[in-house]
Context: one part of a larger RNA
């Protein structure tokens, strides 16, 4: 290491449990609020951080009731109190109720600031208290008063606006939808309502709801869809008042009039009057009657709050820690609901039935008073009866109704009647007729909903479940913001929460004791399962390759029985056959194609309504009732309820007729129905469909409505930066030159989107980071660096929108359309998953259509259920046909070869005719070859139909209810196409695989053999095989092969005396092939040509002739030619066979690919190939033997029994059944503290899902058996929570500025503390600040977690403690930008705009403090000492004053540049005071330190400006919206000021500094320190910021506003007065910051993050410099 047991742990599954929920019935309420609401903030307790209560009268105050012994909340404790004179609690009712919030004095950054009147403390300044003041409508008033409004709150509800995905398989009208969503606004209900209504010849009589009418009439790219109404059935009922005519009255107006009044027009009241058979006025005539609101008083009867009364075992036994349990005996019951109580209680508690009781306030009758409304007869002149209306015309909308024939309704434009003899409706219009009576209004119940109260339920959940929330949850935490959004329940009967002891540093933790029934109930606490991690024990395992099982099986251990070898059982498994997970998706997957690290929960075809088809039930020519009504034991159930719907008759387009009807002239034919043969209907279940998310999980979108410019773009206000150095425009000035100019040279000047380079900004290149130091960075390099520069603050512009020196860039780590939250469960013809068992059948990947091609319909093939009797095969026999073949002098094409040659072309031919001639073309015929899928004189097999006859035995067909599937693929074989290429591709047939296991093919979907119901260690083939792997012949008999050919991939052309056959044929004893030996010759060097050519460079030829056995005018090799060497031929010698061609088997060369050479190996000369034979072997095949299920026949009453067939199987159909949770029964007299569910493990049983039982654990519930109803079963879904592994004890530990050594504290020191030495930064790593954070600050304990280690340390943890202001910085002052906004304007609502005015710093005006001490922590804030500002008051001396008018002034760019010139800093010297020299000497030498000085007050210096006039008098004036002495403007007249650094002075600061140093501490050289003493020229030099200064000079782009302040006058208001100016004296002076960090460990980046952050000081040498480099002061060494 493995498996096995036992035993622990981490974990929290699962069993009980239930304070929360959830969904509903009943009642009630349906609203709070300027008498300050919801909601908040801050507070409030002895101690008090959270909740909960209250609110400066604060866990409470006062009354009234009930109610009784305690009590001070959750919530322990402590302590102090209350309380029988009645607390605490409960119920009512009163009283206080801080600040924000509609927020309302005014403002504003919500809970803060600052104000006016009044009156008060008080006399003024200041400061307090109290009550008052917001707008806005309506009503009044002279002035002013009163009343209402506002905001908040879940639906419901009316009305303004109104999407889009979606659906139509695409899309536009359509739809979705008059939804969502946004706006106004009401009310307990809204809205609608008492006909200008419906209807149809008969009526009904407001609205509204519901049940039907009916998915009907309709509408509708007549698609998708959409969809009424009469009318019945019921709920509930309820009907009024105005305008007008008419009479009166009261005031305006106009006239008349002296008036009174009159007339006419107008207005506001008062009678009056209100409808369709028209009514009323108006005229007569009658009446004072009926009926009925409302208000208030009084009775009487109820509802009504806390609250009261309430029967019966403290029986007894057992067991138990503990009785309610058992067993026994009583009791009560109008109470046997239900909780609690140490397990299960009618009789212990609380309760229950039933009873009773009463404050506020309430309801109902009656009675009384008040106050209101309400009617009749007839007449018919004349008068009233809703006007920019009805209605028309165009656009809309609304009507179920889409512009349609389109009435009915509204209404944006224009138009525009009638008058009761009148008008309007009945679906276009007209008529006749009915119906009503617009143009005004009110109306209760039936109807709709639940934020809330309150009662009760529950075949609803029970901690990943039910609300997000059972628990301090809209909580933490996320995000700028809108908005997003968790996780977390259980000790025990009771805390009886471990007294004491041990070890330890310890309050960690452990080991005892103790409590308890139990601590393996010990606080992380019931049970406590898995993943995952441990220890003990027993077998295995270090020569051995792979899905880890299975089958056999040695050895070891171990139990139990015999007790004697043995038997039975469990652990573990040497070896050995055979065996490539799972799902998914696919013609086909170990596949190197998905998907899962593991485990454990939790996760997918419901659920309503319509509708079909089956089964089971009622009732049956009929069957059923819906809403709703009544009983009742009260969501249950029983009855009524016949509207209404289905059936029982049908045809026909209708009218309409009817067992017939339509067609039609027909009584004819035909069509659809009747008849033979009449079954519905209403209900459950269970399968479909359809219409809703619809089987669950996924989009990328698309709309509305909001949040976002703290990032970023880009604008606008206002400030703010930018070192040094370099170049040298323009213009100037001087000479020079010119008639003048021009021009030239120096000098000056200092311009530039000028140059080089730090800060700043940015980002060329590379490297290095890439699970990072950073979700954009570091290091080295580089670009701009006075400008179209950079930046800070305060605004602005917003999603088809912004901004964009344009990249489709930015718009909060997100942009070719931001983020949020809804429509929303859009949609998804597409992926992915989709859960327990057995039993029976079982496909298709085919055809036709499709914006269709991976999708659907139909039809095909499947199955289940009914019916019917067919189907299938073979034999005979008749029958259509045109492949295969095959022909082609038998059509159409298309075609080789010759032979003839019409006819053509071409050339001769001296016109013209004739005419010749052909290596053209070629027709026809003749002979000969040969073809076709769209040729066929011809023609098969196979197939096919039909009928008869046999065999089979349900295999067929129709009808219904249900699907799947419509990617298919391999092989054979006939074809198409491709190369007669493809593991191509498309077609017919057939046949496996798909859906098929087994056997052979080494392995290998399809091939070949065979079709798995289930055991068995039984036989017997197939297909392949018998020499080892490896079962079976080293069988046989005859041949081939030499090549390891072959032995299962597959190989040409061509080559080759390879070999063994067969066939034909030539030589040959007269000597054959083959080898040796000899010859090989002469004319002649053949001619010719040549420089030569003599066999052999080339041409020529009767290539001749002779000798010969034989020898060519020569078959090669050689020569410069020649020579040589050869051969053809030919004798000799050997002596028997020796060549050819053609075929046929096996072989050989041709032969070449990548992991390691393979026939599957080994290997084999057969174990190879070919013939031929025997016998074996050999599968899930068939046989045998037991078993099971199913159909079928046949007996059999049941109930079985023989008998015969089946029993692979995916997609899919049918049938039976386990398990899980909850309900109802049931005397199952059901289990259970003598131990239930759940865990764990063992055993038995079953065809399976599962079931039983024993043991331990657990401590309380739970089962069975029949019905019932589901959140009803998981291994997957890149699945969802939680837990737990592997990588792994790996990688890291964050700037390579760096430590090191003593000591100390202390349980423990590399990191804390002190000291010594090293080291780093020093335009920062120092030190101050704004923002932002918000207690980080300082002191003391503390180390569990935080700190990337460790920690005694800390920006961690707990305690306590700290932030002091007239003068700093804000407010009480001012305006920019911009916001807000009384008037105003403009818009569907919400709302946009915008004068004045307000608010608004980044800016202006400041009214003003420095300096030293001081604390663990603060200081211009306290202290001390000097100062300054306002303001009030008093007192002295003066002046006319006075403003929200006016008018000055405030008041501005950019660059460049020169003086003066301080401190600061250096450097010299003076002076003080230390210290200083191996050896020796001098202190007259050296070194080192010190030598300081504010605010403010005087003065006015250097300079600056200023005669081109500072300043300051006088005249005059038409301008400044009025006025004016002011200011402008014209004229005049004078003549030197204004500014201001420095300087004095503060100043004897006896302070800092420096020596001495009583004395005290300890870690023995330090630290604290009373006290004493001690220089100090205000020297020089260098320098330059600040200032002077708002200067100057020059440029061109031409560079804030106001108010403080000082003049001036209006109104006024003036002499004891206000006002003001100088001087003194007193007094007064708010509110908000203030710690600490602040280029960082405290702020923005998730973090003690190598990143970003605005201003200010700015030291020494060198050096142009802030640059580099070393240092100072100070500060670090970056937490392993």
């Nucleotide at each position: 290491a493995g498996c096995g047991a036992a035993u622990g742990g981490u974990g929290g599954a699962u069993g009980c449990c239930u304070u929360g929920g959830c969904u509903c019935a009943g009642g009630g309420a349906g609203g709070c609020g300027a008498u300050g609401a919801a909601g908040g903030a801050c507070g409030u307790g002895a101690u008090a951080a959270g909740c909960u209560g209250c609110g400066a009268a604060a866990a409470g105050u006062c009354c009234g009731g009930g109610g009784u012994a305690g009590g001070u909340g959750c919530a322990a404790a402590u302590a102090a109190c209350c309380u029988u004179c009645g607390a605490u609690c409960c119920c009512g009712g009163a009283a206080u109720a801080u600040c924000c919030g509609a927020a309302u004095g005014g403002g504003g950054c919500a809970a803060c600031c600052c104000g006016g009147u009044a009156c008060a403390g008080u006399g003024a300044a200041g400061c307090u208290g109290u009550a008052u003041c917001a707008u806005c409508c309506c009503g009044u008033u002279a002035a002013u008063c009163g009343g209402g409004a506002g905001g908040c709150a879940a639906a419901c509800g009316u009305g303004g606006g109104g999407a889009a995905c979606u659906g139509a398989a695409a899309c536009a009208u359509c739809u979705a939808a008059u939804u969502a969503c946004c706006c106004a606004c009401a009310g307990g209900a809204a809205g609608a309502g008492a006909a200008a209504a419906c209807a149809a010849a008969a009526g009904u009589g407001a609205u509204u709801g519901c049940g039907c009418a009916a998915g009907u009439a309709g509408u509708g790219g007549c698609g998708a869809g959409c969809g009424a109404a009469c009318g019945c059935g019921c709920a509930u009922u309820a009907g009024c008042c105005c305008a007008a005519a008419c009479c009166g009255u009261a005031g305006a107006u106009g006239u008349a009039g002296c008036a009174a009044u009159g007339c006419a027009u107008u207005u506001g009241c008062g009678g009056g009057g209100u409808u369709g058979u028209a009514g009323g006025a108006c005229u007569g005539c009658g009446a004072u009657a009926u009926u009925u609101g409302u208000u208030a008083u009084a009775a009487a009867a109820g509802a009504g709050a806390a609250c009261u009364g309430g029967a019966a075992g403290g029986u007894g036994u057992c067991u138990g820690g503990a009785a309610a349990g058992u067993c026994a005996c009583a009791u009560c019951a109008c109470a046997g609901a239900g909780g609690g109580u140490g397990a299960u209680a009618a009789u212990c508690c609380c309760g229950u039935a039933c009873a009773g009781g009463c404050a506020a306030u309430u309801u109902u009758u009656u009675a009384u008073a008040g106050u209101g409304a309400u009617a009749g007869c007839a007449g018919u002149a004349u008068c009233c009866u809703g006007a920019g209306u009805a209605g028309c015309a165009c656009g809309g909308a609304g009507c179920a109704c889409g512009a349609g024939a389109a009435a009915u309704u509204c209404u944006g434009u224009g138009u525009g009647a009638a008058u009761u003899a009148g008008c309007g409706g009945g679906g276009a219009c007209c008529a006749u007729c009915c119906c009503g009576u617009a143009a005004g209004g009110c109306u209760a119940a039936a109807u709709a909903c639940u934020c809330c109260c309150u009662u009760g339920a529950g075949a609803c959940c029970g901690a990943u479940a039910g609300u997000g929330a059972a628990c301090c949850a809209g909580u933490a935490c996320c995000g700028u913001g809108a908005g997003g959004g968790a996780a977390a329940g259980g000790u025990g009967a009771a805390a009886a929460g471990c007294a004491c002891u041990u070890c330890g540093a310890a309050u960690a933790g452990a080991a005892g004791a103790g409590u308890g029934a139990a601590a393996u109930a010990g606080a992380u606490c019931c049970u406590g399962a898995a993943a995952c991690c441990g220890u003990u024990c027993g077998c295995u395992u270090a020569c051995a390759a792979g899905c880890g099982g299975u089958c056999g099986g040695a050895g070891u251990c171990c139990g139990c029985c015999a007790g004697u070898u043995g038997g039975c059982g469990g652990a573990u498994g040497a070896c050995g056959g055979c065996g490539u997970g799972c799902c998914u998706u696919u013609u086909g997957c170990a596949u190197a194609a998905u998907g899962a690290a593991c485990c454990u929960a939790c996760g997918a075809g419901u659920u309503a309504c319509u509708u079909u088809u089956a089964c089971u039930g009622g009732c049956g020519a009929g069957g059923u009732u819906a809403a709703g009504u009544g009983g009742u034991u009260c969501a249950g159930u029983c009855a009524c309820g016949g509207a209404g719907c289905c059936g029982a008759a049908g045809c026909g387009a209708a009218a309409g007729c009817g067992a017939g009807u339509c067609u039609u002239a027909a009584c004819a034919g035909g069509g659809c129905g009747u008849u033979u043969u009449u079954a519905g209907u209403c209900a459950g279940u269970a399968g479909g469909a359809g219409u809703a998310g619809a089987c669950g999980c996924g989009a990328a979108a698309c709309c509305a409505a909001g949040u976002g410019a703290u990032c970023u773009a880009c604008c606008c206000u206002u400030g703010a930066u930018c070192a040094g150095g370099u170049u040298g425009a323009a213009g100037g000035u001087u000479g020079g030159g010119u008639a003048a100019c021009a021009c030239c040279a120096a000098c000056u000047g200092g311009a530039g989107g000028a140059c080089c380079g730090a800060a700043c900004c940015g980002a060329u290149a590379u490297a290095c980071g890439u699970u990072g130091a950073a979700a954009a960075g570091u290091g080295u390099u580089c670009g701009g660096a006075u400008g179209a520069a950079u930046u800070g603050a305060g605004g602005g512009u917003a999603g088809g929108g912004g901004u964009g020196a344009a990249a489709g860039g930015c718009u909060a780590a997100u942009c070719a359309a931001a983020c949020u939250u809804g429509g929303a469960g859009a949609u998804a013809g597409c992926u992915c998953g989709u859960a327990c068992u057995c039993c029976c059948c079982g496909a298709a990947a085919u055809g036709c259509a499709u914006u269709u091609a991976g999708g659907u319909g139909c039809a095909g093939c499947g199955u289940c259920g009914a019916g019917g009797c067919a189907g299938u095969u073979u034999a005979u026999a008749a029958c259509a046909g045109g492949u295969a073949g095959a022909g082609c002098g038998a059509c159409u094409g298309a075609u080789u070869g010759g032979a003839u040659g019409c006819g053509a072309g071409g050339g001769c031919u001296u016109c013209a005719c004739c005419g010749c001639c052909u290596a053209u073309c070629a027709a026809g015929u003749c002979c000969u070859g040969a073809u076709a899928a769209a040729c066929u004189c011809c023609g098969a097999a196979u197939g096919g139909u039909u009928a008869u006859a046999a065999a089979u035995g349900u295999u067929c067909c129709u009808c219904g209810g249900c699907a799947g599937u419509g990617a298919g693929g391999g092989c054979g074989c006939g074809g198409g196409u491709g190369c007669u290429a493809a593991g191509g591709u498309c077609c017919a047939c057939g046949u496996c695989c798909g859906a098929g296991a087994g056997g052979a093919g080494a392995a290998u979907a399809a091939u070949c053999c065979a079709g798995a119901c289930c055991a068995u260690c039984a036989g017997c083939u197939a297909a392949g095989g018998u020499c080892c792997c490896c079962a079976a012949a080293u069988a046989u008999a005859c041949a081939u092969u030499a090549a390891g050919u072959u032995g299962c991939a597959u190989u040409a052309a061509c080559g080759a005396a390879g070999u063994c056959g067969a066939a034909c044929u030539g030589c040959c004893c007269a000597g054959a092939c083959a080898g040796c030996u000899a010859g090989g010759a002469u004319g002649u060097u053949g001619g010719c040509u040549u420089g030569g050519a003599a066999g052999c460079a080339g041409c020529c030829a009767u290539u001749c002739a002779u000798u010969u056995a034989a020898a060519g005018a020569g078959u090669g090799c050689g020569u410069a030619a020649c020579a040589g060497c050869u051969c053809a031929c030919u004798a000799g010698u050997c002596g028997a066979g020796c060549g050819g061609u053609u075929u046929g088997g096996c072989g050989u060369g041709g032969a070449u690919a990548a992991u390691a050479a393979u026939c599957g190996g080994g290997c084999a000369u057969a174990a190879a190939u070919g013939u031929a034979u025997u016998a074996c072997c050999g599968a899930a095949g068939c046989u045998a033997u037991g078993g099971a299920a199913u159909c079928c026949g046949a007996c059999u009453u049941u109930u079985g029994u023989c008998g015969g067939a089946u029993u692979g199987g995916u997609a899919g159909g049918g049938g039976a059944g386990c398990a899980u949770u909850c309900c109802a029964u049931c005397a199952c007299a059901g289990c259970g503290u003598c131990g239930a569910a759940g865990g764990u493990u063992u055993a038995a049983g079953a065809u399976a899902a599962c079931u039983u039982a024993g043991a331990c654990u657990g401590g309380a519930g739970c089962g069975g058996a029949u019905g019932g109803a589901a959140a009803a079963g998981c291994a997957a879904a890149u699945g969802u929570a939680g837990g737990u592994a592997u990588a792994a004890g790996u990688a890291a530990c964050g700037a390579u500025a760096a430590g090191g050594a003593g000591g100390g504290c202390g349980a423990g020191a590399a990191a804390c503390c002190c000291u010594c030495c090293c080291g780093c930064c020093g335009g920062a790593a120092g030190a101050c600040u704004a923002a932002g954070g918000u207690u980080u600050c300082c002191u003391g304990a503390u180390c569990a977690a935080c700190g990337c280690u460790a920690a005694u340390c800390g920006g961690a943890u707990c305690a306590g403690g700290g932030u002091u202001a007239g003068u700093c910085g804000g407010g009480g002052c001012c305006u920019a930008a911009g916001g807000u906004g009384u008037a105003g304007c403009c818009g569907a609502a919400u709302g946009g705009c915008g004068u004045a005015g307000c608010c608004g710093a980044u800016g202006g005006a400041c009214g003003a403090a420095c300096a030293g001490g001081u604390u663990a922590a603060u200081a211009u804030u306290c202290c001390u000492g000097u100062a300054c500002u306002a303001c009030u008051u008093u007192a002295u001396a003066g002046a006319g004053c006075g403003a929200c008018g006016u008018g000055g002034g405030g008041a501005c760019g950019g660059a460049g540049c020169a003086g003066u010139g301080a401190a600061a800093g250096u450097u010299c010297u003076g002076c003080g005071c230390a210290c200083u020299g191996a050896c020796g000497g001098a202190a007259u030498a050296g070194u080192g330190c010190g030598u300081u000085g504010a605010a403010g007050g005087g003065u006015g210096u250097a300079g600056a400006u200023a005669u081109u006039g500072a300043g300051a008098g006088g005249c005059g004036u038409a301008g400044g919206c009025a006025a004016a002495u002011c200011c402008g403007c014209g004229c005049u007249u004078u003549g030197a000021g204004u500014c201001g650094a420095a300087c004095c002075u503060g100043a004897u600061a006896g302070u800092a500094c420096c020596a001495a140093g009583c004395g005290c501490a300890c870690u023995u050289g330090u630290g604290c320190a009373a006290u004493u003493g001690g220089a100090u020229a205000u020297g020089a030099a260098u320098g330059u910021a600040a200032a002077c200064a708002g200067a100057c000079u020059c440029c061109c782009a031409a560079g804030a506003a106001a108010a403080u302040c000082c003049g001036c006058u209006a109104a006024g208001c003036a002499u004891u007065a206000a006002u003001u100016u100088a001087u003194a004296g007193a007094g007064u002076a708010c509110c908000c910051g203030u710690a600490c960090c602040a280029c960082a460990a405290a702020c923005g980046g998730a973090c003690a993050c190598a990143c970003g952050u605005g201003g200010u000081c700015a030291a020494g040498u060198a050096u142009a410099g802030c640059g580099u480099a070393c240092u100072a002061a100070g500060g670090c060494g970056c937490u392993c």
Predicted 3D model of a 1680-nucleotide part of an RNA (large-subunit ribosomal RNA, half A) from an activated sludge metagenome. The coordinates come from a structure-prediction model, not an experiment, and the mean pLDDT is 80. The RNAcentral record of the full RNA draws on SILVA. Rfam family: Bacterial large subunit ribosomal RNA. Its family is annotated with structural constituent of ribosome and ribosome in the Gene Ontology.